RNAcentral holds the sequence, with entries from ENA. A computed fold for a 71-nucleotide RNA from Fabomonas tropica, annotated as transfer RNA.
[in-house]
RNA sequence: GCAGGUAUAGAUUAAUGGUAGAUUCUCUGCCUUCCAAGCAGAUGGUAUGGGUUCAAAUCCCAUUACCUGCA
Numbered sequence: 001g002c003a004g005g006u007a008u009a010g011a012u013u014a015a016u017g018g019u020a021g022a023u024u025c026u027c028u029g030c031c032u033u034c035c036a037a038g039c040a041g042a043u044g045g046u047a048u049g050g051g052u053u054c055a056a057a058u059c060c061c062a063u064u065a066c067c068u069g070c071a
Stems, first nucleotide, its partner, number of pairs: 001070007010024004018054001026042005047063005
């Protein structure tokens, strides 16, 4: 330099173009003599910028970061 892939919550990870979920972490409450366990709830998210569409995490383009391969 070229080609391909990945990017979603603090972490791991789902999601046929149609209200972004789950587990875990943290916090609160219930339970318990107390703790742990258990139960209920809350907080928190689509890498960035454009385009297509009534509607984009999803489709298209570019950029950024990382990974792989070729030279």

It is recorded under the gene name trnG. Rfam family: tRNA. About the family: Transfer RNA (tRNA) molecules are approximately 80 nucleotides in length.